[in-house]
């Protein structure tokens, strides 16, 4: 000292939360010792029991009880014992008397008060015991308690009679410097007054006791002191104004009473005052202070222990006694409660110390001692003392100590983790070696607190103290402390480990269980839950909870704000208050300085000292404040004087929708009357309601009514704001300029207050043309209590009155001063200019724009400040609840003003940024639409999917981007699914060890087969050892198409072949971020050019690659054949040739290069030229940063999890082919641009040996048999549409071919489930397909056939290729879809399939 949390990110505002310290604490777990402090915060609730205030016999009478003594008597030899008498002595219960009991101890209920604190005053007072000084004590008297006797009562207690004493009580005498009354002086002060001298009068005293004595202790009066108390006053310390008025002894006076004393304290009379927004009164809460905690401080919070003061003592009241009380352990009365009772009456008061119950989260022993300190009494000894000192209990706090120290690596074992033959960690930790002994245990020793007092003796000597000697006294306690002994022995836990916040892994769990202070974790890989290992923090403690301060500058005096985050009052006038111009004099209230007093002690702080240290304790010092006193005089204030610049006045001039009242005007609208005129008008997106043949609308004329004032008119003007607009007049207000004539600070602000205050609204009375809430109707719509339309009441207008609010906004209070400018505009003044003018300059006031510095979170503000300062007012303190409720005030009401809390959330918000989005805008593109051609959606079938079914119908793919997809070939196999039968080193492979000599082949049996079983035959090299090979057995490694594509790699789809996506440096911005990449032109393109705080670069685009289109060169077989020659029925068939075609390789060609136009350029345009090809020639390959947690764990790979006689593996059979349905993709059709039949022509890509198959023969045919050629530019597979004929004639047909029956062919171990093909027969639906929807822009669509992969065969109508024939259309970019760039809005950012509101469950 800060941190977390609002956002995709940012800055700000702002709340919430955390880290710190503290406590009379609580609670969980744990616990060795000591020292010092502490311990009912709740029920001021109730209390059993014991103790807490007595003492004096040297005041007194006495003798119940005890001891001694004396007398008498009895017993006894005596000692002695017993009885009785005597208060004679020690003593002493009760009693009279004195002193004390008003201290000490407890508690905090009450109290908001002179209760407390502080400072003064008392000239208005008291003070026992104590100290000093002065003086005095003469002489009498009468009672009474106890006692004795009696009485009442259960008791407590009371009463009667009688005896007696005193330091008890009462007269008398004496007495003043005492008190009071008076007279005459002196002095002082603070208003009343005070002090003092002289003198006269009146009044009031006393007690004795002890001692042989000296003497001592007491008694009385007065003065003074000290101590303690009482009273008064200033100032200080609390919440609510949703408490605003309170007060009758109230405020004051005169006179009295009372008191220690002042005082309405009380009383009679008189006056009518007193207090209050500087907060009275009321209500709530509370003992106050020294101090304590926290804080840098200022502050905030608290008031337990200790000290001071106050108050209280069961509750309320009252007095008595006394120096002192209205009295905790006194009295009386009343009340509640408890107890006793003989029912008639009585007793009691723990907020003293212990203790009990109750309450509560919670707080101790019915202990010891008067040894010390202190108190009461006493001459003293001494007695009493739950004050006090000690001990006990409690980690409840602070401080100190310990639980060992050093060495010790095989880095042990065990645990845990991992990349796991091993490594890491626990960890020098342990073991082990050496050493030490605090504390604890045992034993021994053991001082201080003890100084004194007292007593005895002595000395000094001042008769009362000091000193010396001796004796006596310790609860704690045989404690602290010291020494010795044995012995590492007896002594470590708690919390945390996602971030904040130091500390990480494994397992379990699976939005469950749970955690959590805030943010938030947990839905199968959780460092956040639970456990474990490890780590971190603190440590005899550690966490939790509660509370306070801090952090929080989050109430801001120090030290905040108010345009948009919460916050400027709607505006003015103005009261109180606050603040206030220049010069000068004076004063000294504020201010400053010196000195003095006070500020109790303790505490904090500083400096020393003592307990072994520390905590703790002791000594010394410091001090804000308040009071007094002396001084200073700048500033503020007071008083006085002067001034003119602030303010105001006066004169002249000026502008204006400033206000009020009255009058006048034209246009429009509506209505009335009349004319013209005819079928509609009106209204809307389109309509309808409505009006209209009874004549509307339109139009003309005349008239009436009410309201508002077109143009001018604006960035204009005026006004305090609200607001103000035709013209004229009257009255009223404000403002500006000029003059420098007057006053002389007269000023600014302004809580309350008063006034004004849009619209709507209210009251009364008018008025009512237009418009028009409510209402009605018509539309729209799913509905439409709306938007639109037709009507229409209140209202809108006027007068008077009320109301008092608005986004009453510049969301910006008023005033003053200062601080660069530029440029408009309204209205004055001066100067220049000139012919009236235009124009220019200077200077005021107002009103706009842009900007400097500065400010601001930014947007922005910026002499009209949101800058720099001063003064005053108002207002704010997280969001919601809520401007709500209650209360009060106002109002006729509506409602307004003032204005909370419970509860709830971890945010709510401001500005700006990046994206995405918009039924926002601009520009542009794409078979996106449009223009066309052909399809799909209807039928049948094929195929895929959903669904259903099933033992199984294996799995995956699911909008676009799944659905003839993975699958480019499911009858078995494939195969992953189901049923059944088997195997468990296993179907395959590697290694080691062992066994066998085989493995294998042939044959047989059972079996569905796998497999089991039986018989026969059967290895190689080497002399051997052994080796090779193979099989089997055992072991170690297996195996899994089981799960997770949301743990992954790789690969793929899509946006999209869209033109974008980024970086470095620089610059801008507090920052996110921007710039670059924007703008203009251009392009298919972020393609290029220009411009430019940007300059460059990268990934994309393009190009480089392949195919194709033209040409050339080279090459020339299996291709070709022009010329020459040969030759055939024919044919490049042959010789031959390289010209051509073609095949192949290498080159060329196209670049806006040329011309013209436009353009700065890039580039564009042209029926341009040339050219095979022209502006990217056509096609392909090629897919940026990224998006969809897109797809795939079943292609492969791979982390984790799961199975292991099975979730592995082998075999037989079945299934993947099911079928009420639904969808996608296709095929064939519905026919005549066609079908059938016959004839006839022309390709290219490719494939071929278990193959392609010429040709021949057989079969209607699929095909079969025979058979040449060809591993192929050579042989084979090889077209169809087309063309030429002919037939059919519009029909469910000579269209269409499904389905079904029969017969076959081929492949294959095998065509039942479940193949293809052929022939014969059968001949279904279907006559162009609703809403909707798909493809395609040229060799394209459409149409026609051919080939290939997979493959035994094939469910291929699929996929991939090839060639043949070969169109139509595009005006154009408004609209639909998708996309790119710029811009704008935004409360979205999971990003519009968003967010969010209300109702209901």
């Nucleotide at each position: 000292a800060g941190a977390g949390u609002u956002u995709g990110a940012u800055c700000c505002u702002g709340g919430c939360u955390c880290a710190g310290g503290a406590u009379g604490a609580u609670u969980u777990c744990u616990a060795g010792c000591g020292a010092c402090a502490g311990g009912c915060u709740u029920a001021a609730c109730a209390c059993a029991u014991g103790c807490a205030a007595g003492u004096c016999g040297a005041g007194g009478g006495g003798c119940a009880g005890c001891g001694g003594g004396g007398g008498a008597g009895u017993g006894g030899c005596a000692a002695c014992a017993c009885u009785u008498c005597c208060g004679c002595c020690g003593g002493c219960g009760a009693c009279c008397g004195g002193c004390g009991c008003a201290c000490g101890g407890g508690u905090g209920a009450g109290u908001a008060a002179c209760a407390c604190g502080u400072a003064u005053g008392a000239a208005a007072c008291c003070u026992g015991c104590c100290c000093g000084c002065a003086g005095c004590a003469g002489g009498g008297g009468g009672a009474u308690a106890a006692g004795c006797g009696g009485a009442a009562g259960a008791a407590a207690u009371u009463c009667c009679g009688u005896c007696u004493a005193a330091u008890a009580c009462c007269g008398c005498g004496u007495a003043a410097c005492a008190a009071c009354c008076g007279a005459c002086g002196g002095g002082g002060g603070c208003a009343u007054c005070c002090c003092u001298g002289u003198u006269g009068g009146u009044u009031c005293a006393a007690a004795g006791g002890a001692g042989c004595g000296a003497u001592c202790c007491g008694g009385c009066u007065g003065c003074g002191g000290a101590u303690g108390g009482u009273c008064a006053u200033g100032c200080g310390g609390c919440g609510c104004a949703u408490u605003a008025g309170c007060u009758a002894g109230u405020u004051g006076g005169c006179g009295g009473g009372g008191c220690a004393a002042c005082g309405g304290c009380c009383c009679a009379c008189c006056a009518a005052g007193g207090c209050g927004a500087c907060g009275a009164u009321g209500c709530g809460u509370a003992g106050g202070g020294g101090u304590u905690c926290u804080g840098a401080g200022a502050g905030g919070a608290a008031g337990g222990u200790c000290c001071c003061c106050c108050a209280c003592a069961c509750u309320g009241g009252u007095a008595c006694u006394g120096a002192g009380a209205c009295a905790c352990g006194g009295a009386c009365c009343a009340g509640a409660c408890u107890c006793c009772u003989a029912c008639g009456g009585g007793a009691g008061g723990c907020a003293g110390c212990a203790g009990u119950g109750a309450g509560g989260a919670a707080u101790a022993u019915u202990g010891g001692u008067c040894a010390a300190u202190g108190g009461a009494c006493g001459c003293a000894a001494g007695u009493c003392u739950g004050a006090a000192c000690c001990a006990g209990c409690c980690a409840a706090g602070c401080c100190g100590c310990g639980u060992g120290a050093a060495g010790g690596a095989a880095g042990a074992a065990g645990g845990u983790g991992c990349u796991a033959c091993g490594c890491a960690u626990u960890g020098u930790a342990a073991a082990c070696u050496u050493c030490u002994c605090u504390u604890g245990u045992c034993a021994a020793g053991g001082g201080a607190c003890a100084a004194a007092a007292u007593c005895g003796g002595g000395c000094u000597c001042g008769u009362g103290a000091g000193c010396c000697c001796g004796a006596c006294u310790g609860a704690g306690g045989g404690u602290a402390c010291u020494u010795g002994a044995a012995g590492a022995a007896a002594a470590a836990g708690c919390a945390u480990c996602g971030g904040c916040u130091a500390a990480c892994u494994c397992c379990g769990u699976g939005c469950c269980a749970g955690c959590a202070g805030c943010c938030g974790c947990g839905g199968u890989a959780a460092u956040a839950c639970g456990g474990a290992g490890g780590a971190u923090g603190c440590g005899a403690g550690c966490g939790u909870u509660a509370u306070c301060c801090g952090g929080a500058u989050u109430u801001a005096u120090u030290g905040g704000g108010u345009u948009u985050a919460a916050a400027g009052g709607g505006u003015g006038c103005g009261u109180a208050g606050g603040c206030g111009g220049a010069c000068u004099g004076u004063u000294a209230a504020g201010u400053c300085a010196g000195c003095g007093g006070u500020a109790a002690a303790a505490g904090c702080c500083c400096g020393g000292g003592g307990c072994u240290c520390a905590a703790c304790c002791c000594c010394g010092g410091c001090g804000a404040g308040c009071c007094g006193u002396u001084g200073a005089a700048a500033c503020u204030g007071g008083c006085g004087g002067u001034c003119u610049u602030g303010a105001g006045a006066c004169g002249c001039c000026g502008a204006g929708a400033g206000g009020u009242a009255u009058g006048c005007g034209g246009a429009a609208u509506g209505c009335g009357c009349a004319g013209u005129g005819u079928a509609g008008c009106g209204g809307u997106g389109a309509a309808a309601u409505g009006c209209u043949u009874a004549g509307a609308u339109a139009u003309u004329g005349c008239g009436c009514a009410g309201a508002a004032c077109u143009c001018c008119g604006a960035u204009u003007g005026c006004g305090a704001a609200g607001g103000c607009a035709g013209c004229a007049u009257a009255c009223c207000g404000g403002c500006g300029g000029c003059g420098c004539u007057c006053u002389g600070a007269c000023g600014c602000u302004g809580a309350g207050g008063c006034a004004c205050g849009a619209a709507a609204g209210c009251g009364u009375g008018g008025g009512u043309a237009u418009c028009g809430a409510a209402c009605a109707g018509g539309a729209u719509u799913a509905g439409a209590u709306a938007c639109c339309c037709u009507g229409g009441u209140a209202g809108u207008c006027c007068a008077c009155g009320c109301a008092g609010u608005a986004a009453a906004c510049g969301a910006u209070g008023a005033a003053u001063a200062c601080u660069g400018g530029c440029u408009g505009u309204g209205u004055g003044g001066c100067c220049c200019g000139a012919u009236u003018g235009a124009g220019g300059g200077c200077u005021g006031c107002g009103u706009g724009g842009c900007g400097u510095a500065g400010c601001g979170a930014a947007a922005g503000c910026g002499u009209u400040a949101a800058g720099u300062a001063u003064u005053c007012c108002a207002c704010c303190u997280g969001g919601g609840g809520a401007g709500u409720a209650c209360g009060c005030c106002g109002g006729c009401a509506a409602c307004g003003g003032u204005g909370a809390a419970a509860c709830u959330c971890a945010a709510a918000g401001g500005a700006a940024u990046u994206g995405a989005c918009g039924g926002g805008g601009g520009c542009c593109c794409g078979c996106a639409c449009a223009a066309g051609c052909g399809g799909a959606g209807g039928a049948a079938c094929a195929u895929g999917u959903g669904g259903u079914u099933u033992a199984a119908u294996u799995c995956g793919a699911u909008g676009a981007u799944a659905c003839g997809c993975g699958a480019g070939g499911a009858a078995c196999c494939u195969u992953a699914c189901c049923c059944g039968g088997g195997c468990u080193c296993a179907a395959a492979c590697g290694g080691c060890a062992g066994a066998c000599g085989a493995c294998g082949g042939a044959g047989g049996a059972a079996g569905a087969g796998a497999c089991u079983u039986c018989u026969c035959c059967u290895c190689c090299c080497g002399c051997a050892a052994g080796g090779g090979c193979g099989u089997c057995u055992g072991c170690c490694g297996a195996g899994g198409u089981g799960c997770u594509g949301c743990a992954u790699g790789g690969u793929u789809g899509u946006c999209g072949u869209c033109a974008g996506c980024u970086c470095g440096u620089g610059c801008c911005g507090u920052g996110a971020g921007g710039u670059g990449u924007c703008g203009g032109c251009u392009u298919a393109a972020g393609u290029g050019c220009c411009a430019u705080a940007a300059c460059g670069a990268g990934c994309g685009c393009a190009a480089c690659c392949c195919c194709u289109g033209c040409u050339g060169a080279c090459a020339g077989u299996u291709g070709c054949u022009a010329a020459c020659a040969g030759g055939u029925u024919a044919a490049g068939c042959u010789g031959a040739g390289g010209a051509c075609u073609c095949u192949g390789u290498c080159a060329g060609g196209a670049c806006u290069g040329c011309c013209g136009g436009c353009g700065c350029a890039a580039g564009c345009c042209g029926c341009g030229a040339g050219g095979a090809a022209g502006g990217c020639g056509g096609g392909g390959a090629u897919g940026a940063c990224g998006u969809c947690a897109a797809a795939u764990c079943a292609g492969c790979a791979c982390g984790g999890c799961c199975c292991u006689u099975a979730c592995g593996u082998c075999c037989g059979g079945g299934g993947c082919g099911a079928c009420a349905c639904a969808c996608g993709u296709g095929u064939u059709a519905c026919a005549a641009u066609g079908g059938g039949c016959g004839g006839u022509a022309c390709a290219g890509c490719g494939g071929g040996a278990a193959g392609c198959c010429a040709g021949g023969c057989g079969g209607c045919g699929a095909c079969g048999c025979c058979g040449a050629g060809c591993g192929g530019a050579a042989c084979c597979c090889g077209a169809a549409a087309g063309c030429c004929g002919u037939u059919c004639u519009c029909a469910g047909u000579u269209c269409g071919g499904a389905u079904u029956g029969g017969a076959g062919u081929c492949u294959g171990c095998a065509a039942c489930c479940c193949g293809a093909c052929u022939c014969c027969a059968u001949g279904a639906a279907g006559c162009u397909g609703g809403a909707u929807u798909c493809g395609c822009u040229a060799g394209u669509a459409a149409u026609c056939g051919c080939g290939c992969a997979u493959c035994a065969g094939c469910c291929a109508u699929g996929g991939c290729g090839c060639g043949g024939u070969g169109a139509a259309u595009a005006c154009g970019u408004u609209c639909c879809c998708g996309g790119g760039c710029c811009u704008u809005g935004c409360a979205c950012u999971c990003a519009c399939c968003g967010c969010c509101c209300g109702u209901c469950a």
The prediction has a mean pLDDT of 84. A computed fold for a 1401-nucleotide RNA from an uncultured bacterium, annotated as small-subunit ribosomal RNA. Its Rfam family is "Bacterial small subunit ribosomal RNA". The RNAcentral record of the sequence draws on Greengenes.